[in-house]
């Protein structure tokens, strides 16, 4: 340098072109002598960036960017 794959909360993983969901973690409360565990509740996402298509894009298209695999 060429080809392919991936990028979604702090972390992991979902989402048929139609309100971005769940787990862990975090915060608060209950329980407990205190902590842990358990239970209940809560907050947290410009879906890597910039454009395009569309009534509507995490999803489709183009360019870029980061990482991985592979070829030379």
């Nucleotide at each position: 340098g060429g080809g392919c794959c991936u990028g979604u909360g702090g972390c992991c993983u979902a989402a048929u072109g139609g309100u971005a969901a769940g787990g862990c973690a975090c915060c608060a409360g209950a329980c407990u002598u205190c902590u842990a565990a358990u239970c209940u509740g809560g907050g947290g996402a410009u879906u890597c960036u910039c454009g395009g298509u569309u009534c509507g894009a995490g999803u489709c298209c183009g360019a870029g960017u980061a990482g991985g695999c592979u070829c030379g």

Notes
A computed fold for a 72-nucleotide RNA from Ascomycota sp. 'Antarctolithica obscura', annotated as transfer RNA. The coordinates come from a structure-prediction model, not an experiment, and the mean pLDDT is 83. The sequence is in RNAcentral, with records from ENA.